[in-house]
Context: one part of a larger RNA
RNA sequence: GGCGUAUGGCGGAUGCCUAGGCUUUCAGAGGCGAUGAAGGACGCGAUAAGCUGCGAUAAGUAACGGGGAGAAGCACAUAUUUUAUGAUCCGUUAAUUUCCGAAUGGGGCAACCCGGUAUGUUGAAGACAUAUCACCCGCAAGGGGGCAAACCCGGUGAACUGAAACAUCUAAGUAACCGGAGGAAGAGAAAACAAUAGUGAUUCCGUUAGUAGUGGCGAGCGAACGCGGAUUAGCCCAAACCAAUACUGUUACGGCAGUAUUGGGGUUGUAGGGCUGCGACAUUAGCAUCUAAGAGAACUAGAAUCGAUUGGAAAAUCGAACCAAAGAUAGUGAUAGUCUAGUAUAGGUAAUCGAAGAUAAUAUAGCAGUACCCUGAGUAGUGCGGGACACGAGUAAUCCUGUAUGAAUCCACCGGGACCAUCCGGUAAGGCUAAAUACUCCUGAAAGACCGAUAGUGAACUAGUACCGUGAGGGAAAGGUGAAAAGAACCCUAAGUAAGGGAGUGAAAUAGAACCUGAAACCGUACGCCU
Numbered sequence: 001g002g003c004g005u006a007u008g009g010c011g012g013a014u015g016c017c018u019a020g021g022c023u024u025u026c027a028g029a030g031g032c033g034a035u036g037a038a039g040g041a042c043g044c045g046a047u048a049a050g051c052u053g054c055g056a057u058a059a060g061u062a063a064c065g066g067g068g069a070g071a072a073g074c075a076c077a078u079a080u081u082u083u084a085u086g087a088u089c090c091g092u093u094a095a096u097u098u099c100c101g102a103a104u105g106g107g108g109c110a111a112c113c114c115g116g117u118a119u120g121u122u123g124a125a126g127a128c129a130u131a132u133c134a135c136c137c138g139c140a141a142g143g144g145g146g147c148a149a150a151c152c153c154g155g156u157g158a159a160c161u162g163a164a165a166c167a168u169c170u171a172a173g174u175a176a177c178c179g180g181a182g183g184a185a186g187a188g189a190a191a192a193c194a195a196u197a198g199u200g201a202u203u204c205c206g207u208u209a210g211u212a213g214u215g216g217c218g219a220g221c222g223a224a225c226g227c228g229g230a231u232u233a234g235c236c237c238a239a240a241c242c243a244a245u246a247c248u249g250u251u252a253c254g255g256c257a258g259u260a261u262u263g264g265g266g267u268u269g270u271a272g273g274g275c276u277g278c279g280a281c282a283u284u285a286g287c288a289u290c291u292a293a294g295a296g297a298a299c300u301a302g303a304a305u306c307g308a309u310u311g312g313a314a315a316a317u318c319g320a321a322c323c324a325a326a327g328a329u330a331g332u333g334a335u336a337g338u339c340u341a342g343u344a345u346a347g348g349u350a351a352u353c354g355a356a357g358a359u360a361a362u363a364u365a366g367c368a369g370u371a372c373c374c375u376g377a378g379u380a381g382u383g384c385g386g387g388a389c390a391c392g393a394g395u396a397a398u399c400c401u402g403u404a405u406g407a408a409u410c411c412a413c414c415g416g417g418a419c420c421a422u423c424c425g426g427u428a429a430g431g432c433u434a435a436a437u438a439c440u441c442c443u444g445a446a447a448g449a450c451c452g453a454u455a456g457u458g459a460a461c462u463a464g465u466a467c468c469g470u471g472a473g474g475g476a477a478a479g480g481u482g483a484a485a486a487g488a489a490c491c492c493u494a495a496g497u498a499a500g501g502g503a504g505u506g507a508a509a510u511a512g513a514a515c516c517u518g519a520a521a522c523c524g525u526a527c528g529c530c531u
Stems, first nucleotide, its partner, number of pairs: 001530009015516001016480002020451002022448007029440002031147002039100003042055003046078002050074002061094006070082003105114003115133007135144003151182001152180005162169001166216001192199002203230005213221002234432003237376001241264010269410001271375004275369004284363002288359004294353002299347003305320005321338002323327001329341003381405008391417001412427005467474002487515001490502004
């Protein structure tokens, strides 16, 4: 020095565990904010650095309800208090809520500085206390501003990429940015589809169908009709006409006309309405208020097991029982229906919600006639230039509009994929509208052929912390004694509050806090063999 055996150190794999995650389902909620938010700064404890809670009333105050013995958060210590005159704790509703922050009296390097006005301390100066003082919209009342995960609507709008290069094209109206709203948004009650038969607002799903088309006819893009489902709901203005009020014009002073505002009227395509005549008070809906079944917080009741054996410990084993509308689950010194918390079931009420009923403001209908009036104009359409439609200018209808033009008025107008005729369908140029649909920052319940500490969130621990960076930003590591601290009194070695040896606790201390298990690499010690 090598190999072997034994026994240690170091190390922290593996096994077991779970306090945390991940993914779904069902239900709820879908906002907060000038009554000052989200997010912070600084404070508040007997002692108090961090987290949590709270705000100068500061780990808290009040009322009501629940609950019933300890309590003063994580946090295990000492002290001091508190509590059956009901604490701590749980629920609901209130009070307080410094400073910054939209931040809003002015300023500012956020959490700071400096003012005006009114009142008061006070008669004055100075100072202090309380209140108030930003901007925009609006006559005023009042509203706005900022924050927030996705979903939604609108505006602006790429490139990488694909086309095996690349320019039309694609990616894609995607990403990104901006504006706006709601619990959903948007769309929506036919100037729609269809085709000789019919359907009857919108939305979503399945299919039609990778079809018809479109396309340097390349790469690609890609419908609709129809059918089957989900859910269903329809309405209101403008105008004609009538009236009132005000103003203006005109007048033969009787009025008439125009304009504006308000009220009535009216809302349609087998055209409808006004108007004229006739008839009538029916039908249906209904904001809100009241009554009210019920839902609804903390919470309440809630069945049934003993003995022996092994063991540190019984829930194990053996024996004999019981309950079950409860054999979900979790805990308890090993594996418990009957030990504990619960579970099935039954009950409970505040805030709040509220089926249904009642009241009632309010809204809503008919028949006939057709002379006249009305039925959305810089609109429809057209030329030019763009864009959207599955559709790239194409045979290119349809929709939107920058520019230039520019109708008709029910004997009317639009559409049915150039265009024309016939036929058919509809009535544009005003508006509102639940449900079926999309999403999950958040709350509750339940689940998992999801993870189990290099996994699962970056984060099971003081985690967006420590740390790095001027900054935008980047971003960790780190879980486990034991059933219970019973966490090792006392003695010894020692410089020692280090470390160790005894003693003691414990089932176990090779479970001793560097603490479950404790692999390998690596480093020792003892013995054997070989060199």
Molecule: large-subunit ribosomal RNA, domain I
Organism: Tenacibaculum finnmarkense